[in-house]
Model confidence (mean pLDDT): 80 of 100.
Transfer RNA from Candidatus Uabimicrobium amorphum, 71 nucleotides, folded computationally.
Rfam family: tRNA. Rfam classes the family as a transfer RNA.

RNA sequence: GGGAGGUUAACUCAGUGGCAGAGUAUGGGAUUGAAAAUCCCGUUGCGGUGGUUCGAUUCCACCACUUCCCA
Numbered sequence: 001g002g003g004a005g006g007u008u009a010a011c012u013c014a015g016u017g018g019c020a021g022a023g024u025a026u027g028g029g030a031u032u033g034a035a036a037a038u039c040c041c042g043u044u045g046c047g048g049u050g051g052u053u054c055g056a057u058u059c060c061a062c063c064a065c066u067u068c069c070c071a
């Protein structure tokens, strides 16, 4: 220098145009003599800028970071 993939919650990951989710973690509560386990309820959000669209996490362009391949 060229090519391919990834970026979503504190962490690991789903989500192929119409409400943003799961597990773990964490806060509160129930339960217990106390604790663990279990159950219930919450907190934290789509890398950035533009475009397409009635509507974008999703499609397109560029940028940033990152992984891999080629040279």
Stems, first nucleotide, its partner, number of pairs: 001070007010024004018054001026042005047063005